Notes: This is a predicted structure of a 73-nucleotide RNA (transfer RNA) from a bacterium. It matches the Rfam family "tRNA". The family's RNA type in Rfam is transfer RNA. Gene Ontology term of the family: triplet codon-amino acid adaptor activity. The coordinates come from a structure-prediction model, not an experiment, and the mean pLDDT is 80. The sequence is in RNAcentral, with records from ENA.

[in-house]
This record gives sequence, C1' cells and structure tokens, in this order.
RNA sequence: GCACCGCUAGCUCAAUUGGCAGAGCAGGGCACUCUUAAUGCCAAGGUUAGAGGUUCAAUUCCUCUGCGGUGCA
Repeated sequence: GCACCGCUAGCUCAAUUGGCAGAGCAGGGCACUCUUAAUGCCAAGGUUAGAGGUUCAAUUCCUCUGCGGUGCA
C1' cells in the first nucleotide's frame, strides 16, 4: 500500500430478508437474615465509533473518516 472482518450500556455480547434498542455480569434500592454472603424482586443505565446519503422509517443499506484485528505485498 491492497483486501476482508469488527466497533451497540461500566464489562462481555444479542438484535434474521430495514419497523418500539435487549440479556448476563458489575453498580443502586428493597425483601429475606442477629449480621454478612447467597437468593429473590424493582428501578436506573445507550449520540448503536464519527460525519454524510437513501428511505415514511436506518444498529441494519450506500459513501467517507477514525480505531482494533487478520491475510497478501
């Protein structure tokens, strides 16, 4: 330099031909317990890497950029 893959909550990951953004863990509250742990319940937590485009509607499709990885030279 070229090609391909990935980027979503604090962390690890879902989200199927475009149609309400979710789970587990962590953190918070409550219950239980003499207390803690464990367990159960509840709520919170998101500029879907950034910018543009297509569309009534984009995590999803297209373009550019950034970061990480793999292969080739």